Predicted 3D model of an 83-nucleotide RNA (c-di-GMP-I-GGC riboswitch aptamer) from a Bacillota bacterium. Taxonomically the source falls in Bacillota (Bacteria, Bacillati). The sequence was found by an Rfam model in a public genome assembly. Model confidence (mean pLDDT): 83 of 100.
RNA sequence: UCUGAUAAAGGCAAACCUGCCGAAAGGCAGGGACGCAAAGCCACGAGUCUAAGGCACUGGCUAGGAUAGUCGGGCUUCCGGAG
Numbered sequence: 001u002c003u004g005a006u007a008a009a010g011g012c013a014a015a016c017c018u019g020c021c022g023a024a025a026g027g028c029a030g031g032g033a034c035g036c037a038a039a040g041c042c043a044c045g046a047g048u049c050u051a052a053g054g055c056a057c058u059g060g061c062u063a064g065g066a067u068a069g070u071c072g073g074g075c076u077u078c079c080g081g082a083g
Base pairs, nucleotide, nucleotide: 001082002081003080004079011036012035016031017030018029019028020027021026034069040075041074042073044072045071046070047067048066049065050064053062054061055060
């Protein structure tokens, strides 16, 4: 630098359930495992979701918020293998 198997040391934890927070999306904690070789960190670009407040007043739009387990980008990096 490249790479990820039926190895090893280990790690994370979807849905769902319970509790708390939030207007919501969603978050946190516990249980639980669908999966993950960066499913570690960062909302910078795109996407998606939300819309208490604001605007509009039949539908909606939006400041803002959420999502890193949607994709791209940035930073860091365990173990094994190859060079």